[in-house]
Context: one part of a larger RNA
RNA sequence: UGACGGGGGCCCGCACAAGCAGCGGAGCGUGUGGUUUAAUUCGACGCAACGCGCAGAACCUUACCCAGGUUUGACAUGGCACUGCACGCCGCUGAAAGGCGGUCGCCUUCGAGGGUGUGCCACAGAUGCUGCAUGGCUGUCGUCAGCUCCUGUCGUGAAAUGUUGGGUUAAGUCCCGCAACGAGCGCAACCCUUGUCUACUGUUGCCAUCAGGUCAAGCUGGGGCACUCUGGAAAGACUGCCGGGGAUAACCCGGAGGAAGGUGGGGAUGACGUCAAGUCAGCAUGGCCUUUAUGUCUGGGGCUACACACGUGCUACAAUGGCCGGUACAAAGCGCUGCAAGCCCGCGAGGGGGAGCUAAUCGCAUAAAGCCGGUCUCAGUUCGGAUUGUGGGCUGCAACUCGCCUGCAUGAAGUUGGAAUCGCUAGUAAUCGCAGAUCAGCAGGCUGCGGUGAAUACGUUCCCGGGCCUUGUACA
Numbered sequence: 001u002g003a004c005g006g007g008g009g010c011c012c013g014c015a016c017a018a019g020c021a022g023c024g025g026a027g028c029g030u031g032u033g034g035u036u037u038a039a040u041u042c043g044a045c046g047c048a049a050c051g052c053g054c055a056g057a058a059c060c061u062u063a064c065c066c067a068g069g070u071u072u073g074a075c076a077u078g079g080c081a082c083u084g085c086a087c088g089c090c091g092c093u094g095a096a097a098g099g100c101g102g103u104c105g106c107c108u109u110c111g112a113g114g115g116u117g118u119g120c121c122a123c124a125g126a127u128g129c130u131g132c133a134u135g136g137c138u139g140u141c142g143u144c145a146g147c148u149c150c151u152g153u154c155g156u157g158a159a160a161u162g163u164u165g166g167g168u169u170a171a172g173u174c175c176c177g178c179a180a181c182g183a184g185c186g187c188a189a190c191c192c193u194u195g196u197c198u199a200c201u202g203u204u205g206c207c208a209u210c211a212g213g214u215c216a217a218g219c220u221g222g223g224g225c226a227c228u229c230u231g232g233a234a235a236g237a238c239u240g241c242c243g244g245g246g247a248u249a250a251c252c253c254g255g256a257g258g259a260a261g262g263u264g265g266g267g268a269u270g271a272c273g274u275c276a277a278g279u280c281a282g283c284a285u286g287g288c289c290u291u292u293a294u295g296u297c298u299g300g301g302g303c304u305a306c307a308c309a310c311g312u313g314c315u316a317c318a319a320u321g322g323c324c325g326g327u328a329c330a331a332a333g334c335g336c337u338g339c340a341a342g343c344c345c346g347c348g349a350g351g352g353g354g355a356g357c358u359a360a361u362c363g364c365a366u367a368a369a370g371c372c373g374g375u376c377u378c379a380g381u382u383c384g385g386a387u388u389g390u391g392g393g394c395u396g397c398a399a400c401u402c403g404c405c406u407g408c409a410u411g412a413a414g415u416u417g418g419a420a421u422c423g424c425u426a427g428u429a430a431u432c433g434c435a436g437a438u439c440a441g442c443a444g445g446c447u448g449c450g451g452u453g454a455a456u457a458c459g460u461u462c463c464c465g466g467g468c469c470u471u472g473u474a475c476a
C1' cells in the first nucleotide's frame, strides 16, 4: 500500500421489512444429472451451467454408432504425361453411394485453350488435442461510482498528498474548506423512443360542413384536408418563478403555472480491472497429433432410450368459475418460392377455386379477457384434461423408430402443495390475447406488441451484495 475481520462509523440496492402473485405437491412440455445403449455426438457446472450454444435433430442438419464404398480425395492452387469428352439420355446391378455397358446430340481460328477422366508429384482434409499458448467476441462484480496521471509539496524509502474533511447528490454530482494546482477514463449531457402543442404534408389515410346514395356502410375515384393519422421540421422543462430551510453556497422541502417537475417514463451506452471465468464446435490462429484415415461418400440407426434425482415452464385443482348463444374495443408485425377475400364442399382439421396485393390501397385477421342473456349448484362434478382406442387431415422422396392438427370414444393424477425458495415499487405485478424470427412441416421456448389493471413500502435492528472513512493484523 492492499486484502481480510462473527472491529467501528456513515450510506445505498425488491437486500430485509410491508404487500401481491408464484415455485417446491399433481399431470404434461423442455433442459440437465444419473443409468442404459452399438451410439444415446460435443460443449456449458454456485451466484454468472441446467427452454443455455439449438432463431426450431423424421432424411438432411450430424459432429455419434452399424454396414457398404473410396484414397490427389467431397473442396483449393500449381506442375508433368496420357486422353475423343464435359453435360444429357438409356440398360443391367445395388439399400444407396457407386460399379459395368451403350448411345446420340455437341466447342474450335485445326496450333491450341477451357473443361473432363486416368497415372504421378507438391499438397488438400480433420467438429482430432490444448480456451492453462492465443486473437476476436461474451458473461460477471455493476450502470456499482469509482480508476488513474502530470507538475508541485512532504517522507531516507515503499509511498502519501491531490481523491481526505464540512455539507449535498442517483453520481469523485456540486458547493465550501484545504499544499496542492490541473487533467484523463468513467458520471451526466449529446443519440433513439414515448408523453403536449405549432405550422407544413394530404394519398393508399381521414370525414366536421355541403351534395348524392343505401336496409346499412367514407359507400362516391362528388367535395374537402377541419379532425384522427402519416413523417420530416420547430417549440417545450431550465430548480426558470414564489415562499420556507440552509453557511449569503451547493442543495433540500412546499407551492404556482403547465401535457409533463426536479434525471418526466423507457432504451441504447458498461471506466481501470477481477474470476488462468466462457468459447480451438461460429470464425481466425501457434504448437502437437492423424494422412488407404482421426479424411471423405452413402443407406440405416442414434442425438427422442428410462427404476430415478434436480432446474425451468405449461395446464389445473374450479362458481371472481365451466359450458352455450349474442355483442364490442387493439397495437405491433409479416406477405411474390409469398399472403390469399368473397364463393362452393366438409361436424372439423382441411379441400376446391382463385379476385386482389411488390401492400397506410389487398390479404394473414373473427383479438382474447370484457359486456348481455341462459344453464350448471359445490360433486372428483357439465371441474380437470393426462392416457389410451379408432377414423381422418396437412407438410414432405419418406411421419414405424420420431411431426403437427382434427372428429368420435376414453376419461388418470389433482380439492392450493413440508422444509425451503423466486419475482415484482406503476401502466409495474397479476391476468388476457396478437405478431415475428427460425421454419417444407413442427413453439408450452424466445423476441416483441397491445387490452384489463392492483396491493404495499412504518422503517434500516437483522439476512445478502456493494460504496466511502477509520481501526486491528503473526496474511501478500
Base pairs, nucleotide, nucleotide: 001476002475003473004472005471007470008469009468010467011466012465013464015460016459019424020423022421026315027314028313029312030311031310032309033308034306035305042053043052064301065300066299067298068297069296070295073123077122078121079120080119081118082117087105088104089102090101091100092099093098125290128288129287130286134284135283136279137278138277139275141273146185147184148183149182151180152161153160165176166175167174191267192266193265194264196235198233200231202229205225206224207223210222211220212219238261241255242254243253244252245251317417321376322375323374324373325372326371327370333364334363335362338357339356343352344351345350383414388409389408390407391406392405393404394403430452431451432450433449434448435447436446
Predicted 3D model of a 476-nucleotide part of an RNA (small-subunit ribosomal RNA, 3' major domain) from an uncultured bacterium.
The RNAcentral record of the full RNA draws on ENA.
Model confidence (mean pLDDT): 84 of 100.